[in-house]
RNA sequence: GCCCCCGUAGUUAAAUGGAUAUAACGCUAGCCUUCUAAGCUGGAGUUGCAGGUUCGAUUCCUGCCGGGGGCA
Repeated sequence: GCCCCCGUAGUUAAAUGGAUAUAACGCUAGCCUUCUAAGCUGGAGUUGCAGGUUCGAUUCCUGCCGGGGGCA
């Protein structure tokens, strides 16, 4: 330099055009308990950035950024 894959919550992953983006663990409030843990009920929190296509984008297209792999 060229090619391929990936980027979603604090972490690990789902959702691959259709409405409120989902789950587990974690965090947090309450209940329970003499206390803690466990358990039960609730809550907050997420699409790397900028454009484009579309009635509608996490999903498709372009550029950039970051990570991984391959070729030279």
A computed fold for a 72-nucleotide RNA from Candidatus Jacksonbacteria bacterium RIFCSPLOWO2_02_FULL_44_20, annotated as transfer RNA.
The sequence was found in a public genome assembly.
The organism belongs to Candidatus Jacksoniibacteriota, within Bacteria.
Its mean pLDDT, the model's own confidence on a scale to 100, is 81.
Its Rfam family is "tRNA". About the family: Transfer RNA (tRNA) molecules are approximately 80 nucleotides in length. By type it is a transfer RNA.